[in-house]
RNA sequence: GGGCGGUUAGCUCAGCUGGUAGAGCGCCUGCCUUACAAGCAGGAGGUCGCCUGUUCGAGCCAGGCACCGCC
Numbered sequence: 001g002g003g004c005g006g007u008u009a010g011c012u013c014a015g016c017u018g019g020u021a022g023a024g025c026g027c028c029u030g031c032c033u034u035a036c037a038a039g040c041a042g043g044a045g046g047u048c049g050c051c052u053g054u055u056c057g058a059g060c061c062a063g064g065c066a067c068c069g070c071c
Base pairs, nucleotide, nucleotide: 002071003070004069005068006067007066010025011024012023013022019056027043028042029041030040031039049065050064051063052062053061
């Protein structure tokens, strides 16, 4: 230098062909318990790696860049 895959919540990952961003775990509060754990109920948390473009509308499409992995 070239090819391929990846980058979405604190972590691991979904998001089906463009139409208001989700799950599990974790965290917080309440219930339960002598207490803890488990369980139950509720809640907080996201500029979707960055920039530009296409579009009425982009996590999703196009171009560039950055980082990680494989060849």